[in-house]
RNA sequence: CCACGAAAAAGGCAAACCCGUGGUAACGCGGGGACGCAAAGCCAGUGCCCUUUUACAUACGAGGGUCGUACGGUUACCGAA
Numbered sequence: 001c002c003a004c005g006a007a008a009a010a011g012g013c014a015a016a017c018c019c020g021u022g023g024u025a026a027c028g029c030g031g032g033g034a035c036g037c038a039a040a041g042c043c044a045g046u047g048c049c050c051u052u053u054u055a056c057a058u059a060c061g062a063g064g065g066u067c068g069u070a071c072g073g074u075u076a077c078c079g080a081a
Base pairs, nucleotide, nucleotide: 004079005078012037013036017032018031019030020029021028022027035068041074042073043072045071046070047069049065050064051063052062053061
């Protein structure tokens, strides 16, 4: 350096749920809270999924959401085997 990831050390993140708040919604943000996480840091690029719209409905199209869905890109703490 590339991999790998300890019942190691230090530090970190925070699901469900509750309260407040923004949004038509998916969902976001703040506080509480911890199920989990070695990239559960960042990017919505590709596929999936979710949502809105046209519509009887679905699909297509268009717009939006989620990276704690998979892949991809990118950066990074520690160091046993």
A computed fold for an 81-nucleotide RNA from a Gammaproteobacteria bacterium, annotated as c-di-GMP-I riboswitch aptamer. Taxonomically the source falls in Gammaproteobacteria (Bacteria, Pseudomonadati, Pseudomonadota). Its Rfam family is "c-di-GMP-I riboswitch aptamer". Rfam's curators write: GEMM was predicted in a large-scale screen for bacterial structured RNA regulatory elements.